The RNA shown here (SAM riboswitch aptamer (S box leader)) has 111 nucleotides and comes from Fictibacillus solisalsi. The sequence was found by an Rfam model in a public genome assembly.

RNA sequence: CUCUUAUCAAGAGUGGUGGAGGGACUGGCCCGAUGAUACCCGGCAACCUGCAGAAGAGAUUCUGUACUGGUGCCAAAUCCUGCAAAGGCAAAGAACUUUGACAGAUAAGAG
Repeated sequence: CUCUUAUCAAGAGUGGUGGAGGGACUGGCCCGAUGAUACCCGGCAACCUGCAGAAGAGAUUCUGUACUGGUGCCAAAUCCUGCAAAGGCAAAGAACUUUGACAGAUAAGAG
């Protein structure tokens, strides 16, 4: 980098360092000198993992828990949106609602 599977409306700081950008991309809309991004500390969570329990002949599945381990995450739904379909309208378009796809993020596995 590519592929597969799963998840993405919950949760997480009145801390320290440091100083201008940031929210992937598009168009919006926002955050930021009352200090962003980043790093440290702290925390959340339970994908892997550890431990305990339950079901099953077994493969495996489910539940609980988390001091330590591998990641991840800690403004706003993945902030909204981008393509398509449906709804409503006499019809069409815009706007709106819903669903799906695309794109993206993270984990585990494979190449």